[in-house]
RNA sequence: AGAGUUUGAUCCUGGCUCAGGACGAACGCUGGCGGCGUGCUAAACACAUGCAAGUCAAACGGGGUUAAGGGGCUUGCUCCUUAACCUAGUGGCGCACGGGUGAGUAACACGUGGGCAAUCUGCCCUCGAGUGGGGAAUAACCUUCCGAAAGGAGGGCUAAUACCGCAUAACCCGGUAGGGACCAAGGUUCCGGCCGGCAAAGGUGGCCUCUGCUUGCAAGCUACCGCUUGAGGAGGAGCUCGCGUCCCAUUAGGUAGUUGGUGAGGUAACGGCUCACCAAGCCCGCGAUGGGUAGCCGGCCUGAGAGGGUGACCGGCCACACUGGCACUGAGACACGGGCCAGGCUCCUACGGGAGGCAGCAGUGAGGAAUUUUGGGCAAUGGGCGAAAGCCUGACCCAGCGACGCCGCGUGGGUGAUGAAGGCCUUCGGGUCGUAAAACCCUGUGAGCCGAGAAGAAGCCGCAGUCCGCUAAUACCGGGCGGCGGUGACAGUAUCGGCAGAGGAAGCCCCGGCUAACUACGUGCCAGCAGCCGCGGUAAUACGUAGGGGGCAAGCGUUGUUCGGAAUUACUGGGCGCAAAGCGCGUGUAGGCGGUCCGAUAAGUCGGAAGUGAAAUCCCUCGGCUCAACCGGGGAAUUGCUUACGAUACUGUCGGACUUGAGUGUGGGAGGGGAGAGCAGAAUUCCCGGUGUAGCGGUGGAAUGCGUAGAUAUCGGGAGGAAUACCGGUGGCGAAGGCGGCUCUCUGGACCAUCACUGACGCUGAGACGCGAAAGCGUGGGGAUCAAACAGGAUUAGAUACCCUGGUAGUCCACGCCCUAAACGAUGGGUACUUGGCGUGGGGAGCAAAAUUCUCCCCGUGCCGGAGCUAACGCGUUAAGUACCCCGCCUGGGGAGUACGGUCGCAAGGCUGAAACUCAAAGGAAUUGACGGGGGCCCGCACAAGCGGUGGAGCAUGUGGUUUAAUUCGACGCAACGCGAAGAACCUUACCUGGGCUUGAGCUGGUCCUGACCGUCCUGGAAACAGGGCUUCCAUGGGGGUAACUCCAUGGCAGGGUUAGAGGUGCUGCAUGGCUGUCGUCAGCUCGUGUCGUGAGAUGUUCGGUUAAGUCCGGCAACGAGCGCAACCCCUGCCCUUAGUUACCAUCAGGUCAUGCUGGGGACUCUAGGGGGACUGCCCUGGUUAACGGGGAGGAAGGUGGGGGCGACGUCAAGUCAUCAUGGCCUUUAUGUCCAGGGCUACACACGUGCUACAAUGGUCGGUACAAAGGGCUGCAAACCCGCGAGGGGGAGCGAAUCCCAAAAAGCCGGCCUCAGUUCGGAUUGCAGUCUGCAACUCGACUGCAUGAAGCUGGAAUCGCUAGUAAUCGCGAAUCAGCAGGUCGCGGUGAAUACGUUCCCGGGCCUUGUACACACCGCCCGUCACACCACGAAAGUCGGCUUUACCAGAAGUCGUUGAGCUAACCCGCAAGGGAGGCAGGCGCCGAAGGUAGGGUUGGUGAUUGGGGUGAAGUCGGAACAAGGUA
Repeated sequence: AGAGUUUGAUCCUGGCUCAGGACGAACGCUGGCGGCGUGCUAAACACAUGCAAGUCAAACGGGGUUAAGGGGCUUGCUCCUUAACCUAGUGGCGCACGGGUGAGUAACACGUGGGCAAUCUGCCCUCGAGUGGGGAAUAACCUUCCGAAAGGAGGGCUAAUACCGCAUAACCCGGUAGGGACCAAGGUUCCGGCCGGCAAAGGUGGCCUCUGCUUGCAAGCUACCGCUUGAGGAGGAGCUCGCGUCCCAUUAGGUAGUUGGUGAGGUAACGGCUCACCAAGCCCGCGAUGGGUAGCCGGCCUGAGAGGGUGACCGGCCACACUGGCACUGAGACACGGGCCAGGCUCCUACGGGAGGCAGCAGUGAGGAAUUUUGGGCAAUGGGCGAAAGCCUGACCCAGCGACGCCGCGUGGGUGAUGAAGGCCUUCGGGUCGUAAAACCCUGUGAGCCGAGAAGAAGCCGCAGUCCGCUAAUACCGGGCGGCGGUGACAGUAUCGGCAGAGGAAGCCCCGGCUAACUACGUGCCAGCAGCCGCGGUAAUACGUAGGGGGCAAGCGUUGUUCGGAAUUACUGGGCGCAAAGCGCGUGUAGGCGGUCCGAUAAGUCGGAAGUGAAAUCCCUCGGCUCAACCGGGGAAUUGCUUACGAUACUGUCGGACUUGAGUGUGGGAGGGGAGAGCAGAAUUCCCGGUGUAGCGGUGGAAUGCGUAGAUAUCGGGAGGAAUACCGGUGGCGAAGGCGGCUCUCUGGACCAUCACUGACGCUGAGACGCGAAAGCGUGGGGAUCAAACAGGAUUAGAUACCCUGGUAGUCCACGCCCUAAACGAUGGGUACUUGGCGUGGGGAGCAAAAUUCUCCCCGUGCCGGAGCUAACGCGUUAAGUACCCCGCCUGGGGAGUACGGUCGCAAGGCUGAAACUCAAAGGAAUUGACGGGGGCCCGCACAAGCGGUGGAGCAUGUGGUUUAAUUCGACGCAACGCGAAGAACCUUACCUGGGCUUGAGCUGGUCCUGACCGUCCUGGAAACAGGGCUUCCAUGGGGGUAACUCCAUGGCAGGGUUAGAGGUGCUGCAUGGCUGUCGUCAGCUCGUGUCGUGAGAUGUUCGGUUAAGUCCGGCAACGAGCGCAACCCCUGCCCUUAGUUACCAUCAGGUCAUGCUGGGGACUCUAGGGGGACUGCCCUGGUUAACGGGGAGGAAGGUGGGGGCGACGUCAAGUCAUCAUGGCCUUUAUGUCCAGGGCUACACACGUGCUACAAUGGUCGGUACAAAGGGCUGCAAACCCGCGAGGGGGAGCGAAUCCCAAAAAGCCGGCCUCAGUUCGGAUUGCAGUCUGCAACUCGACUGCAUGAAGCUGGAAUCGCUAGUAAUCGCGAAUCAGCAGGUCGCGGUGAAUACGUUCCCGGGCCUUGUACACACCGCCCGUCACACCACGAAAGUCGGCUUUACCAGAAGUCGUUGAGCUAACCCGCAAGGGAGGCAGGCGCCGAAGGUAGGGUUGGUGAUUGGGGUGAAGUCGGAACAAGGUA
């Protein structure tokens, strides 16, 4: 730091997705150790049990236990005193801290900085003063009683640091004489003499100087701890203010104690906090009110930063403590482990009543994806009480559980190649796991065992010592210093030492691209994967497994969330002509911004300084745990706020001035600018009349319609409404919408000239207000034309359309609404600046009397273009350039401009304007193609013009279909179908049935055995085959034997066994090679370099000519080149030459009935080698002096002479695995192989390709003429003989210019037939034959005789051919035993027509449009049907929150009353009275509750509405090419 994904490719826009970091996590697999952290995010759900706040006996009176002493005495009890300890109660302090939680709260709650002259503050510290003298009660206790309990009532006794008077007091408070300061003249503030009012408590230790009793104690003194009062401090709290602090405007108005005042009350204190009265204010677009959500912050996570997200742990603040309300006590509470009331829940109960509150620590249930031990200790730190010892402390310190996180460590190290075994792959050679293992040599972290063993401890206390303070005192008491002793939960832990031994310790994810890492097998759109793009339909690096590899590692992945990447909300740092985005236009409010000069000020701004910005965190540095995590010290930072001071350029503010911005005046001309009134002519229609007669009208063609009741046409007259031809113009005017005959009236704006006046008066403009085409609405008019709806006629498969005939709203006017538009320049307004050219409208200047021309200036309006900008297209002084100011708007596509809400409207509807859900895109511009019922140019038997066919018949042949045991397989538009088949009776043959074989029919290698195999005979059999008999190897070396022969070894060959392996016309032509078809013999297809373009790409190859041709010429940012075209090759047409046998025969000779028959010849034909010839070369002409075209000459041939071969880049996943080859798969006593028979020859049908015909241009009979090209030895076969014939016999000749096939046929000559299903036609069938062949039944060809079918020129449609062609006639060949109507060749006879390129088909080039790119056989829209999903409406119905009015009113404060009750104080001798207090009553307020009515929000709802999504449903065909009606 980027990457993937829209396209055939490109650039841009734009969304989605990924790589990074983080987490209080959870889940899956796995799991060795330690350190440090961390652990209910949900049910502020409910809680069993234990613990979490007490302490002080040195405040007080009792009680108890023990001990000692003493007394009484019934020797065991009781009483007294003292001491120690324990303790309920009174009293003091604490319980408001500490700990938990985040419900509520959008608020001065929090943060930050200020203020309080408007305040309080227990304990603590400092300083001052005081602590005198009295009184009355009451718990405990005793006693009586009630209650199940919890508890309670009455009577009696008693103490205090409990309570109450009095005294003394300063401060303070109230009253008041007087005085000072300030002043806005109303007050604010300060000082102050006098009068009145207001305090207190004691406890413990010690001492004897003074007094008393006199051992010693008391008064007293003293020390310490307390108490009261005042001042100050520290720390804490309260109140208040500036600023900051989420979302919704589909929440726009809110508010009655509301806002302020006066007075009073209340509070520690200001205040409407509360009350009475008065006034009518106050808040709000700088967002009030309402709704939703949320504890806030330091910080934490992320980020380059700005920012975004977050508020666990730690720290600060706030709020809460079952829910709601309330106060009491207190320095402090409206009080988590206090109280009262109400509600709900749980528990106890004797049913009368009671008890309780884990959001303290553990723990339980429940919920949930999910979160721990009912542990130890007060040793440390901190807190409460205490004089202290000490007690209490689930705060805290530790331990336990969890890989939840961070950090560290280990699972070993070295050597080790026959690269072991094994796995996997393999091209079978090998590669790889892999130095990995084994093996050998080592080490000892950690775990284990044995032993040693901390720091954390200092305070405090005790002991003795010393010094200081207090004091009368060497007492006490307090303090300092050093010494000794005591105190550890963790923990026998950390750590250290020793022992043995590689031993017990590795997994998880990934490997198609992004993204690092590849093979095999399995699977076969299945199973599955997937973050995005996407993989899987038989060779899957994407699924599953394995091997291998990559990454991380005690973890690894997944899920969720968040920041980043995302400049994808853009402050830093984006946009709006066409991608999303300029309001339809104007006027103008608030606001924002604002010309030149001078002065002042110092708000913004800038500077240094001061205060604050808690600590922790982050960063730097140093240090402590072996390191790190973690922790400690110091520093930096904390971008902020506040204060005073300074600076004054810029902005603001104030004052003054200016004229250039803006405006006014004066003089002009231009204009469809607006409103109203009047007038005019042309045309349409209608009415009347005349002329006139059969049609008119309309269309692609028609029809509906009109017309003999007289239309159309034409002439005259009239009515009425609407619109204004020509001029007319990228001309004018207006803000836009828009404005068009002429005249008049009223009226707005702009422009030019002039320079007189004002003196910044300006620009923009949220809201607001006005205008706003057409259509539409309301009321009333009007209504000629045109014309939605509607009707009819056509078209069509349909035609609710396009076309036609009619036709109503409407179109017109007045008034009032509506308020939209492709309201477009798809371009908001303003100002300034920045090269040019050419037009045009208005005005002016040079210019002078006018005209014309020219030049210049200002304003407007166009075209083309420079720089620059732009993704490109394009814009380009009329900017989309360069800048500034203001407004509006955008943030992926669909859902949707929809729903709901609000608002406007008479309605239609407008404005505002979502979400769920869904997709991986949707888009813009440009590029290359392809396509178009787009255009231009041009080809082709493409059409046209012709000739002959096919489609009808019969037959042949192929195919489909059907049938079958099998009818083997392939080929399927052109480009499958007489195709593979250039030859299926067996064979072929791949199919079927049946019979056999299993290393096999053929091939290769290893090994073992045999010596044959072959041949022949016999048996069985359909054959294959099986069984049997006869016969029976070769070579070399060695041995034996006279020899025949035999033995051994080796080799060859053959057979048999076995093994490796063969075999397969089994599958995949969509795994392939090769070959082929097709576009297409079309003229195209590309490259190098250069140039242009961001790029795809373009240029070249386009353009003007020309050609059969990208053929050539010219031009040109191109210049060249390659594959194609053409030429080179073959055949053919003319000539020459060479050579003449088997070919030829002119001349010469010979011969024959005849014949090149013979000699001979080399002339000719011909044969087959070589060569010439044609090149637009020549002439004329057109053309650009070109290419080239037209004409002509010559020539056998003329403009590529005719024909063939030759087929560019590519297309069709075209065809072929059955020619062959070949990957993979399948098969192996069968899918191989052998054999017999059958089938491929079937037959209701359908199609293709052919043959023969339908006849007289014919048929038939007889006669007669002329080819070319081929073939021939398992062959062609002559003569001759036989047969009606097929053919048979025969065999000359010929491996062939020699011989044979071989007759060519049509033709020509002559005869017959005479228009008929025939002397046409020959199918079919019968009989008899021939030939081939092992064999013609299924299933050959041919012959003869007989038979004599359909068919009388073929519907729609369709094919071939442009000259030696079509048509017609025969001949040959391949294949082949035989079989040809097919195929491939050959020659004979031999036409017609082409005006032309509009149309059909195919093609080439240029251009244009495109939403196509699988490329028009494309794409794509809507209804309907089905399934699923989310949403809206809906009679209602059920909740939440909230509000108004009223009812009722607990506890409680306050007020009032208080006849009942009443110790302290006062009066009084007393009785009693007073003051004060209490209970009770009443009143205000007041929670839950109730009644009624609203608001808001959510759930649900028969039914209903549209929407979205969903491989192969229906109907049409709206859009994209002029998409066939733009």
Source information
The RNA shown here (small-subunit ribosomal RNA) has 1526 nucleotides and comes from a metagenome. It matches the Rfam family "Bacterial small subunit ribosomal RNA".